RNA sequence: GCCCCGGUAGCUCAGCUGGUAGAGCAACUGCCUUUUAAGCAGGAGGUCGGGGGUUCGAAUCCCUCCCGGGGCA
Numbered sequence: 001g002c003c004c005c006g007g008u009a010g011c012u013c014a015g016c017u018g019g020u021a022g023a024g025c026a027a028c029u030g031c032c033u034u035u036u037a038a039g040c041a042g043g044a045g046g047u048c049g050g051g052g053g054u055u056c057g058a059a060u061c062c063c064u065c066c067c068g069g070g071g072c073a
Base pairs, nucleotide, nucleotide: 001072002071003070004069005068006067007066010025011024012023013022019056028042029041030040031039049065050064051063052062053061
């Protein structure tokens, strides 16, 4: 330098053929318990890596840049 894969909640990851973002764990609150842990219940938490474009509508499609991993040279 070229090619491929990935970047989504604090963490690990889903998210189909564009229709407006979810699970588990963690944390928080409540219940239970003498207390803690465990268990049960609940409500939060997101500019979907940055910017631009297409579209009525973009996590998803296109361009570019950044970061991580792998391959070739």

The RNA shown here (transfer RNA) has 73 nucleotides and comes from a Minisyncoccia bacterium. The organism belongs to Minisyncoccia, within Bacteria. It matches the Rfam family "tRNA". The family's RNA type in Rfam is transfer RNA.